Predicted 3D model of an 86-nucleotide RNA (c-di-GMP-I riboswitch aptamer) from Methylophaga sp. It was read from a public genome assembly, where an Rfam model found it. NCBI's taxonomy places the organism under Bacteria, Pseudomonadati, Gammaproteobacteria, Piscirickettsiaceae, Methylophaga.
[in-house]
């Protein structure tokens, strides 16, 4: 160069949880923070999960028939990749 593997510092990401904003809501940004993390870079293609709306049935409620979102730090898939020992 190629593949395949070990390891992750003084470089790199930041779960809870604070605070401040957007969002009806899952849940987002910043900022502190630092449980972890070698693809915890990127992409909602597959399934999980979750949220609103609307259908049906109803005393409460359940349910999930459509539709629109969330979660790449849920699991799989794709795709780009730093240093380091063999």
């Nucleotide at each position: 160069u190629g593949u395949u593997u070990u390891u992750g510092u003084u470089g790199c990401c930041a779960a809870a949880c604070u605070u401040a904003c957007c969002g009806u809501g899952a849940g987002g940004u910043a900022a502190g923070g630092u449980c972890g993390g070698a693809a915890a870079g990127c992409c909602a293609c597959g399934g999980a999960u979750c949220u609103u709306c609307u259908g049906g049935c109803u005393g409460g409620g359940u349910u999930u028939u459509g539709a629109a979102g969330a979660u790449g730090g849920c699991c799989g898939g794709g795709u780009u990749g730093c240093a380091u020992u063999g």